[in-house]
Context: one part of a larger RNA
């Protein structure tokens, strides 16, 4: 100096990101126990006493043999003996009586997630998944969805109090306004549309025909060419539909101090954010202002509301219980610190 375990004066978190790591608490009876609450909790709440050993008394349990009682079994009954014994009285020792080991620290206020569960096997256990409960959409059974070229099988030997797939996520109170865009579900008058049908023109070939020839006309048939013309579903189109995707305004003037703006004025839009929340796990400016705790508080609690860029099942706000979760802040405690001694192992240094 490292590592590993111990002890400290005084002071007690001054120590750090942060009480990390220690140290304290820790059993057992007996007292005793707040806010709050879904009445079950919270609660070992909290905070307290008391515990060793000896002698004494003690109601009460419990027992086999012997005793009484019964002719005998059974059975019952008493005193005695032993066991077990909360307690009560008295007294004795120690520095220490749960004398060794083992054995919750606690309280106050917020945040987020109702809880018990689950997870990145080997950096993340968490506000993240799940979760009961809600609430939509599909699906009438050869089901819907899934797996699979198919047969087929899950679904299910179930049938809408059933299954399948979304979102939200106990409970409490609740959940606004927009359907123009996209998606879904219904509608079919009318546009637009594919194979397909359909088969004009037009073309090629050729019998024949002109014509000296060059070459020109040219039926049927055949063969090529495709027009109008009919032709779904989808799309245009009409309409509903937000716990489907999703949105959910600007300028500018007004009130006898000022300041504000209940009111008025115009532009836009599918309609301008309601309830409640709000410096917030969301606020840039921002250590916003004020109060509260400190002797001093960029965090924290309580309030304002000018929300850069809350907000209502990407739920909004409340909540007791509960969290190896996160934030503040006491109280006890303590080598985390002031500030380092001091002992004990083990390494480091030396031979091998």
């Nucleotide at each position: 100096c490292c590592c590993c375990a111990g002890c400290u004066a005084a002071g007690g978190a001054a120590c750090u990101c942060g009480g990390c790591a220690a140290a304290a608490u820790g059993c057992a009876u007996c007292c005793g126990u707040a806010a709050c609450c879904u009445u079950g909790g919270a609660a070992u709440a909290a905070g307290g006493a008391u515990g060793g050993c000896c002698g004494g008394c003690g109601a009460g349990c419990g027992u086999a043999a012997g005793c009484c009682a019964g002719a005998g079994c059974a059975u019952g009954g008493a005193c005695g003996g032993c066991g077990c014994a909360u307690g009560c009285c008295g007294g004795c020792g120690g520095c220490a009586c749960a004398a060794g080991a083992g054995a919750g620290g606690c309280c106050c206020a917020g945040g987020c997630g109702a809880c018990u569960g689950u997870u990145u096997a080997c950096c993340a256990c968490a506000a993240a998944c799940a979760c009961a409960g809600g609430u939509a959409c599909c699906c009438g059974c050869g089901a819907a969805a899934g797996c699979g070229a198919a047969a087929g099988c899950u679904g299910a030997a179930g049938u809408a109090u059933g299954g399948g797939c979304g979102c939200u996520g106990a409970c409490g109170c609740c959940u606004g306004c927009c359907c123009g865009g996209u998606g879904c579900u219904g509608g079919a008058a009318g546009g637009u549309u594919a194979a397909g049908g359909g088969g004009a023109a037009c073309c090629g070939u050729c019998a024949g025909g002109g014509g000296a020839a060059a070459c020109c006309c040219g039926a049927a048939g055949c063969g090529g060419g495709g027009a109008a013309c009919c032709g779904a579903a989808g799309c245009c189109c009409c309409a509903g539909u937000g716990a489907a995707c999703g949105g959910c305004g600007g300028c500018c003037g007004u009130a006898a101090c000022u300041a504000u703006a209940a009111c008025g004025g115009u532009c836009c839009u599918a309609a301008g954010g309601u309830a409640g929340c709000g410096a917030a796990a969301u606020u840039c400016c921002u250590u916003g202002u004020c109060g509260g705790g400190c002797a001093a508080g960029u965090u924290c609690c309580g309030a304002c509301c000018c929300g850069c860029a809350u907000g209502a099942a990407a739920g909004g706000c409340g909540u007791a219980a509960u969290g190896a979760u996160u934030u503040g802040g006491g109280c006890a405690c303590u080598g985390u610190c002031u500030c380092a001694a001091c002992g004990a192992g083990g390494g480091g240094c030396c031979c091998g």